[in-house]
RNA sequence: GCCGUUGUAGCUUAAAGGAUAAAGCAGACCCGUCCUAAGGGUAAGACUGAGAGUUCGACUCUCUCCAGCGGCG
Numbered sequence: 001g002c003c004g005u006u007g008u009a010g011c012u013u014a015a016a017g018g019a020u021a022a023a024g025c026a027g028a029c030c031c032g033u034c035c036u037a038a039g040g041g042u043a044a045g046a047c048u049g050a051g052a053g054u055u056c057g058a059c060u061c062u063c064u065c066c067a068g069c070g071g072c073g
Base pairs, nucleotide, nucleotide: 001072002071003070004069005068006067007066010025011024012023013022018056028042029041030040031039049065050064051063052062053061
């Protein structure tokens, strides 16, 4: 330099054109206990790597760029 692939809560993953973006763990609060832990409950948390485009509608499709990984030279 070229090709492929990945990028969504603090972490690990869903959602694959129809939407208030879904969960688990972690964290917060409450119950629990003499105290702590186990266990139980409640609420919150991502406008999806950045920017454009297509579409009535985009996490999803297209383009450019950025970052990680792999391959080729």